Predicted 3D model of a 477-nucleotide part of an RNA (small-subunit ribosomal RNA, 3' major domain) from an uncultured prokaryote. The full RNA is in RNAcentral, with records from ENA. The coordinates come from a structure-prediction model, not an experiment, and the mean pLDDT is 85.
Context: one part of a larger RNA
RNA sequence: UGACGGGGGCCCGCACAAGCGGUGGAGCAUGUGGUUUAAUUCGACGCAACGCGCAGAACCUUACCUGGGCUUGAACUGUAUACGACGUACGCAGAGAUGUUUACUUCCCUUCGGGGACGUGUAUAGAGGUGCUGCAUGGCUGUCGUCAGCUCGUGUCGUGAGAUGUUGGGUUAAGUCCCGCAACGAGCGCAACCCUCGCCCCUAGUUGCCAGCGAUUCGGUCGGGAACUCUAGGGGGACUGCCGGUGAUAAGCCGGAGGAAGGUGGGGAUGACGUCAAGUCCUCAUGGCCUUUAUGCCCAGGGCUACACACGUGCUACAAUGGCCGGUACAAAGGGCUGCGAUCCCGCGAGGGUAAGCCAAUCCCAUAAAACCGGUCUCAGUUCGGAUUGUAGUCGGCAACUCGACUACAUGAAGGUGGAAUCGCUAGUAAUCGCAGAUCAGCAUGCCGCGGUGAAUACGUUCCCGGGCCUUGUACA
Numbered sequence: 001u002g003a004c005g006g007g008g009g010c011c012c013g014c015a016c017a018a019g020c021g022g023u024g025g026a027g028c029a030u031g032u033g034g035u036u037u038a039a040u041u042c043g044a045c046g047c048a049a050c051g052c053g054c055a056g057a058a059c060c061u062u063a064c065c066u067g068g069g070c071u072u073g074a075a076c077u078g079u080a081u082a083c084g085a086c087g088u089a090c091g092c093a094g095a096g097a098u099g100u101u102u103a104c105u106u107c108c109c110u111u112c113g114g115g116g117a118c119g120u121g122u123a124u125a126g127a128g129g130u131g132c133u134g135c136a137u138g139g140c141u142g143u144c145g146u147c148a149g150c151u152c153g154u155g156u157c158g159u160g161a162g163a164u165g166u167u168g169g170g171u172u173a174a175g176u177c178c179c180g181c182a183a184c185g186a187g188c189g190c191a192a193c194c195c196u197c198g199c200c201c202c203u204a205g206u207u208g209c210c211a212g213c214g215a216u217u218c219g220g221u222c223g224g225g226a227a228c229u230c231u232a233g234g235g236g237g238a239c240u241g242c243c244g245g246u247g248a249u250a251a252g253c254c255g256g257a258g259g260a261a262g263g264u265g266g267g268g269a270u271g272a273c274g275u276c277a278a279g280u281c282c283u284c285a286u287g288g289c290c291u292u293u294a295u296g297c298c299c300a301g302g303g304c305u306a307c308a309c310a311c312g313u314g315c316u317a318c319a320a321u322g323g324c325c326g327g328u329a330c331a332a333a334g335g336g337c338u339g340c341g342a343u344c345c346c347g348c349g350a351g352g353g354u355a356a357g358c359c360a361a362u363c364c365c366a367u368a369a370a371a372c373c374g375g376u377c378u379c380a381g382u383u384c385g386g387a388u389u390g391u392a393g394u395c396g397g398c399a400a401c402u403c404g405a406c407u408a409c410a411u412g413a414a415g416g417u418g419g420a421a422u423c424g425c426u427a428g429u430a431a432u433c434g435c436a437g438a439u440c441a442g443c444a445u446g447c448c449g450c451g452g453u454g455a456a457u458a459c460g461u462u463c464c465c466g467g468g469c470c471u472u473g474u475a476c477a
Base pairs, nucleotide, nucleotide: 001477002476003474004473005472007471008470009469010468011467012466013465015461016460019425020424021423022422023421026316027315028314029313030312031311032310033309034307035306042053043052064302065301066300067299068298069297070296077125078124079123080122081121082120083119084118087104088103089102091100092099093098107116108115109114128291129290131289132288133287137285138284139280140279141278142276144274149188150187151186152185153184154183155164156163157162168179169178170177194268195267196266197265199236200235201234202233203232204231205230209225210224213223214222215221239262242256243255244254245253246252318418322377323376324375325374326373327372334365335364336363339358340357344353345352346351384415389410390409391408392407393406394405395404431453432452433451434450435449437447
């Protein structure tokens, strides 16, 4: 000087407390361990691995296994040499990779010797490797933590390691600001500048809008309008600016006014010096090592989907604030040409046929659902719950046996609110309800967005956990 203390002081955080809803019990989905297996590819392991890499394993993917093949190789750059333009089409054998037969085609330049592009074969230099090492590395990322810290120059002090500044008194979300001070300044962080939501104005008026006027097939549909909504470009607006109190006359704090918004207005992006030899050699790049008729490459089939079991994360429930039936209303944000697909017809339905419109503020996906109104059920393993299983089907795909999703009929398991323990959340939040998107032929309870309905509680900081500053002790570095 740090680190540590079941030392002290001050302070903060859904850290506790106060509340609301869960997990832990059940069934299923999914990931992991374990076991099994020819293989169940590999990585990730407290927080910070375990719906993680995987924004989507039937083949492919695919790295694994079994079997069938290739050896300058699937792809790349040369050199030497031989042959042929390149290419197109049909057969045969085979699981395919591949092997083989046949037909057609006859490039450009030329000094007619040959040269060029392309293809095939041979030889060679070399390719290839998701092989190892993340403890050789770059890059990228997680984490403490959006915590308020981390440092430097000059000066001064100390023999020196170092100290000072950065400590102290106040204050703040903040090393934020004020005052004081052997310090005076500065840098990286904080804040602001950026995006978005909330109010107003201007500009603009189609595909969007419809106040007033007319028409109407009653649909902003038409004439028309440019007000309103909205769209999307530009501005304004909030700064403790104003008033009162308080404070050291300071920084600030408390209350009030006006205002759409008030003291960082809400949300996002933004992550200092560093820590964990944290993660990644399987995104990519890369040193070294290893491999070279194989640890490379092609193909078929299988596996990654196994199943006495254990754990994590979720979904659906156990019902009446509910289930079922009928009626009726209100979103936002997205996507669409190998696409979204209206309408009409067929089917109980998944869906099929037909096919208008739309490169989209125009058309489509697309009925939002919970809610509301009416009816029914009457507390039961039920008209709760839907697992499992049987049969019949639909879809996209070369192909759903291993191993897809969905539909109909039948079947109708566990489950009556969950032990010890444990998680999230402070407001348009939790809870609850549906919708869209990426990936994607098909496959979503996951992920990522969007809106609808919309709470309870916070006395407080004694305690648990994590963190910041000062101080103290130390047989630690």